RNAcentral holds the full RNA, with entries from ENA, Greengenes and SILVA. This is a predicted structure of a 351-nucleotide part of an RNA (small-subunit ribosomal RNA, central domain) from an uncultured bacterium. The prediction has a mean pLDDT of 84.
Context: one part of a larger RNA
This record gives sequence, structure tokens and C1' cells, in this order.
RNA sequence: CUGGGCGUAAAGGGCACGCAGGCGGCUUUGUAAGUCGGACGUGAAAGCUCCCGGCUCAACUGGGAGAGGUCGUUCGAUACUGCGAAGCUUGAGGACAGGAGAGGGGAGUGGAAUUCCCGGUGUAGUGGUGGAAUGCGUAGAUAUCGGGAGGAACACCAGUGGCGAAGGCGGCUCCCUGGCCUGUUUCUGACGCUAAGGUGCGAAAGCGUGUGGAGCAAACAGGAUUAGAUACCCUGGUAGUCCACGCCGUAAACGAUGGAUGCUAGGUGUUGGUGGUCAUUAACCCCAUCAGUGCCGAAGCUAACGCGAUAAGCAUCCCGCCUGGGGACUACGGCCGCAAGGCUAAAACUC
Repeated sequence: CUGGGCGUAAAGGGCACGCAGGCGGCUUUGUAAGUCGGACGUGAAAGCUCCCGGCUCAACUGGGAGAGGUCGUUCGAUACUGCGAAGCUUGAGGACAGGAGAGGGGAGUGGAAUUCCCGGUGUAGUGGUGGAAUGCGUAGAUAUCGGGAGGAACACCAGUGGCGAAGGCGGCUCCCUGGCCUGUUUCUGACGCUAAGGUGCGAAAGCGUGUGGAGCAAACAGGAUUAGAUACCCUGGUAGUCCACGCCGUAAACGAUGGAUGCUAGGUGUUGGUGGUCAUUAACCCCAUCAGUGCCGAAGCUAACGCGAUAAGCAUCCCGCCUGGGGACUACGGCCGCAAGGCUAAAACUC
């Protein structure tokens, strides 16, 4: 490089936007660059291929033909691709009318609970465990009642429910704001798909500065357990967890399954629409249909497990990635970072 692959064997980038690039719907027409055909030119000799000769061969000599090309010129073909022109509406997008939603940001606000403080009642325990002890408590704890402070999280509703590109999002109200779905007529008329590099977003932990700090809790201390116990269990407890701004840029960032489009039996549940049927109206039921989300399954696929219109089926386009295990999510170098470290990424050696 070819061939083969990427749910679980090595392999889908954490996610998105998007420049270049690659690819691109239907019709007519022009052109003839790609493409196809003819002719001519050229492709030295040697070599290759065929034949003859040759000391037995080989080497070698001679002869003829052929082959060998992203080649040039010219004439022609026009299906496909390209380019130019004109048009179309099914792809894409817009308008209008409705709809659901923990989508995002900001401000405000509510109740339950934990802890702490003050006061009342009250007395000897409480707490904790497998059992204990450390701890707390006669300076009055635990329990209980009233008042107050403060921080964090939002029980029930809650649902293989919803929303978001992913990370993720859950009390309530208001403000600002993104996306999505449905319907009918209508408008633009290929405006599209993908996307190296780039840019942005990106759980938790961690970092910087400054607030905050109820509960929880790395580290740490003590008590247990144990042969030991730098653990599991218990009592404490600091960073942190929360907020603002700025970094970090990772994850079993998982559906371990890249994105887009089309096609290919069904059954059953559920969420949000629309239409129809019944009906005086409304609701339920039922039917159809669109968009999501589950389960089970035909064909097919698969090493099997399983997947199966939400494909891992049948195809097309584009990107990313894999190439035995270890060494090695490493070293060196480079880039980024305050640091921690991240990204890129070998070799010797070894099995």
C1' cells in the first nucleotide's frame, strides 16, 4: 500500500459549530475538460515476448513481429462526470396558526429536615456497634416545648415520563433566551450532506483570588477489629462540597454502537400533536397519521451473545479510528497549563 475491520475480540473522536476539501435532487440546452473511439506521430538501442542460428546447453549473435504511454496532434461520439445558461419542487430553508417540555441565564421567594444559639420542663444517662469503646453529659446532656440564626438540598407529584448536541437538567414565581413537534395553504428555488485544521461547550475531582460554611466528608486524630490493620465498623474532623470570576479539559464523557439520506414483515406499551368516527356539547373508547421513547419479534445480519424501521439488515456519501501482548494512556521533542497535569507519541528489549 492492498485487502479486512471498529456493540462485547485492537478500533467511533466527549459533544457541537464550521472554513478548506470530498460528495451532491429533477428537466432542457450549449460546451466537449474528464470519459470513449478512429487516424497519424512518437515511445533510440539493449532488455521483455516469438522464430532461426550457435561449442551439448547457458552466455551470445542475427532477424521479424508484438507488447510497453496519466504521451502529442487531429477527426469524431455525448450516456455519465465537469463547466456555462434556463427552468422545476420532492431535499433544505422561510412565513402563518397551534402545542408540550427538570432546555439555558438572571432575580426573587416557600416549607420540611439537620446543626448551632437563647429560654422553659426535666434527670441520669446518652450515643454508637456484630459486641464494644473512644465521644457527649450533674458546669444539667439525651428527650420535649417555644423563640432565633445560618447554609445546603428540594420529600410526595415522579413515570424503561419529559427536555437538551453532549456534559447534563427537578420546590414555586417573574424577567430574558435557545431548540423541537404538528397543521394547512403559501414563499425562496438545491440555498444541501459531511467535515482535516480551527473555534466553542464540556460531569466529578483539582487549581487561583475573594465570599460562605448547616450537613456530609479525602487528609488527619482517636476508639475498635486483627497475627498485623497505614483498611472495612465507630467517635471526631480540615480541605472540599455551595457562590462570584478566572483556569483545568479529563471520565466505564457508554447505547462501550460517528453524522446524513433512502429502502426493507409485524405485534404491544407509552409521551406530545393533528385529523376522523360516536355525540346536542365536552370527555373516554375506537380508527388513521406525524414526531419521540420502551419491550417482543419476520427476513436479514452476527464467531456467538445478540441486533432487528431508534439495525448491529440492504445501500450511497463524508469524517474519525484499528493492525499481536508487554515495554507504553510511557520516554524524548513540540504545543497548552499557575500547578496538578493534558494533547501529540516512539524505540531498545522481551514473550